[in-house]
The RNA shown here (SAH (S-adenosyl-L-homocysteine) riboswitch aptamer) has 78 nucleotides and comes from a Gammaproteobacteria bacterium. Model confidence (mean pLDDT): 76 of 100. The model forms 100% of the base pairs in the Rfam consensus. It was read from a public genome assembly, where an Rfam model found it. It matches the Rfam family "SAH (S-adenosyl-L-homocysteine) riboswitch aptamer". Its family is annotated with regulation of gene expression and S-adenosylhomocysteine metabolic process in the Gene Ontology. On this family, see Wang et al., Mol Cell 2008: "Riboswitches that sense S-adenosylhomocysteine and activate genes involved in coenzyme recycling". NCBI's taxonomy places the organism under Bacteria, Pseudomonadati, Pseudomonadota, Gammaproteobacteria.

């Protein structure tokens, strides 16, 4: 770092569909269909894997999320 897993980042509802998946043509490549807008980011956690070898623990918690609508919360005006 990478996989796996939990959690959070207020909420609802329609619309298109790229990757990913799932099914078929097929060895593949590639194509149709199908489902699809937390796939991201920070936090723990681990039967693992990898990579480093420099030292101490502390502290902090947030930016964001295709278009369109509606609610809620918070400021400010009328």
């Nucleotide at each position: 770092c990478c996989c796996u897993u939990c959690g959070a980042g207020g909420g609802g509802c329609g619309c298109u569909g790229c990757g990913a998946c799932u099914c078929c043509g097929u060895c593949a490549a590639c194509g149709g269909a199908g489902c699809c807008a937390g796939g991201c980011u920070c936090g723990g956690a681990g039967c693992g894997g990898g990579a480093u070898c420099a030292u101490u623990g502390u502290a902090a918690c947030a930016a964001c999320u295709g278009c369109g609508c509606c609610c809620a919360u918070u400021c400010a005006g009328a």